The RNA shown here (SAM riboswitch aptamer (S box leader)) has 94 nucleotides and comes from Lentzea tibetensis. It matches the Rfam family "SAM riboswitch aptamer (S box leader)". Rfam describes the family as follows. The SAM riboswitch is found upstream of a number of genes which code for proteins involved in methionine or cysteine biosynthesis in Gram-positive bacteria. NCBI's taxonomy places the organism under Bacteria, Bacillati, Actinomycetota, Actinomycetes, Lentzea. The prediction has a mean pLDDT of 84. It was read from a public genome assembly, where an Rfam model found it.
[in-house]
RNA sequence: GUGCCAUCCCGAGCGACUGAGAGACCUGGCUCUACGACGUCGCAGCAACCACCCACUCGAUGUGGGCAGGUGCUACCGCCAGGAGCGAUGGAGG
Numbered sequence: 001g002u003g004c005c006a007u008c009c010c011g012a013g014c015g016a017c018u019g020a021g022a023g024a025c026c027u028g029g030c031u032c033u034a035c036g037a038c039g040u041c042g043c044a045g046c047a048a049c050c051a052c053c054c055a056c057u058c059g060a061u062g063u064g065g066g067c068a069g070g071u072g073c074u075a076c077c078g079c080c081a082g083g084a085g086c087g088a089u090g091g092a093g094g
Stems, first nucleotide, its partner, number of pairs: 004091005013043005021032003025083005044074003048071003052066005078086001
């Protein structure tokens, strides 16, 4: 880089730096933003997937709970509708 599977209406923000656009793409809307958005870093937090632990169970691939190790995430339903089937995240594999 490419294909496969699952999820995308639960949840969770402060500080420093920076300085103009941002919410993936197109159209329309709506929203955030010099009272500093977006982004980067730090800390804190959340618990979706994986790992691990516990209970139920003959058993576990099932259900529920826990933990926070690997990722991820922490305005708005992937912000909304339509379009394009695109994008993001996780997992297993070649």